Context: one part of a larger RNA
RNA sequence: UUGGGCGUAAAGGGUUCGUAGGUGGUUUAUCAAGUUUGAUGUGAAAUCCCGAGGCUCAACCUCGGAACUGCAUUGAAAACUGGUAGACUUGAGGAUCGGAGAGGAAAGCGGAAUUUCAGGUGUAGCGGUGGAAUGCGUAGAUAUCUGAAAGAACACCGACAGCGAAGGCAGCUUUCUGGACGACUCCUGACACUGAGGGACGAAAGCGUGGGUAGCGAACAGGAUUAGAUACCCUGGUAGUCCACGCCGUAAACGUUGUGUGCUUGGCUUGGGGGGAUUCAACCCCCUCCGAGUCGGAGCUAACGCAUUAAGCACACCGCCUGGGGACUACGGCCGCAAGGCUAAAACUC
Numbered sequence: 001u002u003g004g005g006c007g008u009a010a011a012g013g014g015u016u017c018g019u020a021g022g023u024g025g026u027u028u029a030u031c032a033a034g035u036u037u038g039a040u041g042u043g044a045a046a047u048c049c050c051g052a053g054g055c056u057c058a059a060c061c062u063c064g065g066a067a068c069u070g071c072a073u074u075g076a077a078a079a080c081u082g083g084u085a086g087a088c089u090u091g092a093g094g095a096u097c098g099g100a101g102a103g104g105a106a107a108g109c110g111g112a113a114u115u116u117c118a119g120g121u122g123u124a125g126c127g128g129u130g131g132a133a134u135g136c137g138u139a140g141a142u143a144u145c146u147g148a149a150a151g152a153a154c155a156c157c158g159a160c161a162g163c164g165a166a167g168g169c170a171g172c173u174u175u176c177u178g179g180a181c182g183a184c185u186c187c188u189g190a191c192a193c194u195g196a197g198g199g200a201c202g203a204a205a206g207c208g209u210g211g212g213u214a215g216c217g218a219a220c221a222g223g224a225u226u227a228g229a230u231a232c233c234c235u236g237g238u239a240g241u242c243c244a245c246g247c248c249g250u251a252a253a254c255g256u257u258g259u260g261u262g263c264u265u266g267g268c269u270u271g272g273g274g275g276g277a278u279u280c281a282a283c284c285c286c287c288u289c290c291g292a293g294u295c296g297g298a299g300c301u302a303a304c305g306c307a308u309u310a311a312g313c314a315c316a317c318c319g320c321c322u323g324g325g326g327a328c329u330a331c332g333g334c335c336g337c338a339a340g341g342c343u344a345a346a347a348c349u350c
Base pairs, nucleotide, nucleotide: 004321005320006319007304008303012318014201015200016199017198021194022193023192025088026087027086028085029084030083031082033081034080035077036076037075038074039073040072041071042070049065050064051063052062053061054060091191092188093187094186096183097182098181103177104176105175106174107173108172109171110154114150115149116148117147118146119145120144121143125136126135162169163168206247207246208245209244210243211242215241216240220236221235222234223233258317259316260315261314262313263312266295267294268293269292270291271290272289273288274287275286276285299306300305323350324349325348332343333342334341335340
């Protein structure tokens, strides 16, 4: 390579948009590039294969045939793929109407709590632990009341709920703004799917400049524990956590399950919409579309389990795997301010 695979054994790229490429709905006509078929030429000899023959046999040799699965030219066919021209509406998109949502950005506002400050009351403790101590307190703490300031996060509602491509998103209001869903079946008419490179986004930590700093809190200091204790526990506490702008580009970025489409028994719960039935109306009930769960059937699976949100049955395209260690490494290249990231071996060893 062929083949086989990728939930947990090695293996799905963090996510998405999209270039090239690959693939592509129904139908008519046409062309004949692919495709199928015929003819002609060529496909050296030797070799291989088949049949004869010659060395006593064989190896070996000689003769004949077949074959050389290929290429070129030319004739034909038109189902399929493809090209061209035209048509269609189921895929896709748009218009109209409608409701849902922590989707995103900015601005403003709110209350509880915490800490600090000022003042009042008040007096000897407070705090902390397994028990203590460090620490705070007669210069009046802790507790309690009043007032003020600051920063950060939003109890209850709250959900096994919702939204978002993923990361992720939660007090309230306003402005701007993205997407999804349903109803109608009005419009366009294949405009689609995937996507190597590439672009954008991307938790936390970290970095740069400037601000901010209540609480928490790496490092650090002290107190304990202990044989020791560079820890777990306690008292403090800097960076950081927060904001603006710019980097970084990684995670158990996980559903450890790529994206899209179609098909394949069901039960129960739940979020959003539509319809029916109910004399009207809300609920209950029935049908239906889109989501989120759970339990199970066929089927699949090494088993566990998955099971219409598939890991079932298929197709299209991409990524990835190929014994363990060495090695999420070295070297080189690209990127980065740095930290480092991406790509990625070998010797050796079992």

This is a predicted structure of a 350-nucleotide part of an RNA (small-subunit ribosomal RNA, central domain) from a Lentisphaerota bacterium. Its Rfam family is "Bacterial small subunit ribosomal RNA". Its family is annotated with ribosome and structural constituent of ribosome in the Gene Ontology. Taxonomically the source falls in Lentisphaerota (Bacteria, Pseudomonadati).